[in-house]
Predicted 3D model of a 78-nucleotide RNA (transfer RNA) from an uncultured Bacteroidales bacterium. It matches the Rfam family "tRNA". The family's RNA type in Rfam is transfer RNA. Rfam describes the family as follows. Transfer RNA (tRNA) molecules are approximately 80 nucleotides in length. The sequence was found in a public genome assembly. Its mean pLDDT, the model's own confidence on a scale to 100, is 82.
RNA sequence: GCUCCGGUCGUCUAGCUGGCCCAGGACGUGAGAUUUUCAUUCUCAAAAUCGCGGGUUCGAAUCCCGCCCGGAGUACCA
Numbered sequence: 001g002c003u004c005c006g007g008u009c010g011u012c013u014a015g016c017u018g019g020c021c022c023a024g025g026a027c028g029u030g031a032g033a034u035u036u037u038c039a040u041u042c043u044c045a046a047a048a049u050c051g052c053g054g055g056u057u058c059g060a061a062u063c064c065c066g067c068c069c070g071g072a073g074u075a076c077c078a
Stems, first nucleotide, its partner, number of pairs: 001074007010027004019058001029045005051067005
């Protein structure tokens, strides 16, 4: 250099043959209930520019192009 895989709430992840997603789940966090207290348990809530920019489209996390970051493989050279 080339090819492939990956980047989504604080963390880990689902979705990625377009609409069911102004994005779901677990853990964590906050509030409340339960309990003599704590823990456990239950309920509720907040939390993601979907790596960045652009394009296609009525509509993009999803498709296309460029770039950045991480990983794997591979070629050339003296």